This is a predicted structure of a 72-nucleotide RNA (transfer RNA) from an Ignavibacteria bacterium. Its Rfam family is "tRNA". Its family is annotated with triplet codon-amino acid adaptor activity in the Gene Ontology. Rfam describes the family as follows. Transfer RNA (tRNA) molecules are approximately 80 nucleotides in length.
RNA sequence: GGCCCCAUCAUCUAAUGGUUAGGAUAGCGCCCUUUCACGGCGUCAAUAGGGGUUCGAAUCCCCUUGGGGUCA
Numbered sequence: 001g002g003c004c005c006c007a008u009c010a011u012c013u014a015a016u017g018g019u020u021a022g023g024a025u026a027g028c029g030c031c032c033u034u035u036c037a038c039g040g041c042g043u044c045a046a047u048a049g050g051g052g053u054u055c056g057a058a059u060c061c062c063c064u065u066g067g068g069g070u071c072a
Stems, first nucleotide, its partner, number of pairs: 001071007010025004018055001027043005048064005
C1' cells in the first nucleotide's frame, strides 16, 4: 500500500428500516436482616465522528478515525 471484518450504557450483549434502543453484571437508593451476605423493588447509563438515501436509519450507502485479520 491492496482487500476483508469490527465499533451500542462502566463491562458483556440484543435489536425485520417503524422499539420509550431491550437484557445481564456492576454502581446508587429503598425494603428485608441485630449487622453483613443472599433475596425483592426501583433508579442511573449507550448507537465512534461527519455526510447522504428514505416519510422514517443503530440498521442501507460514502468518507474519516480507532481496533483486528490477511496478502505484498
Lineage of the source: Bacteria > Pseudomonadati > Ignavibacteriota > Ignavibacteria. Its mean pLDDT, the model's own confidence on a scale to 100, is 80.